[in-house]
Molecule: transfer RNA
Organism: Ignavibacteria bacterium
RNA sequence: GGGGAUGUAGCUCAGGGGUAGAGCACCUGCCUUUUAAGCAGGGAGUCGAAGGUUCGAUUCCUUCCAUCCUCA
Repeated sequence: GGGGAUGUAGCUCAGGGGUAGAGCACCUGCCUUUUAAGCAGGGAGUCGAAGGUUCGAUUCCUUCCAUCCUCA
């Protein structure tokens, strides 16, 4: 340098045009002699960046950035 994959909550991931979700973790309460477990509730996201298409973009298109794989 060519080709490809991935990027979404603290972590692991789902969602592929119409209000962003789950599990774990975290916080509060209940229970328990205490911890853990269990039950109930809660907070946390400019969906990697910029542009384009669209009434509407996390989703489609283009470029760029980061990481990884591969070819030379």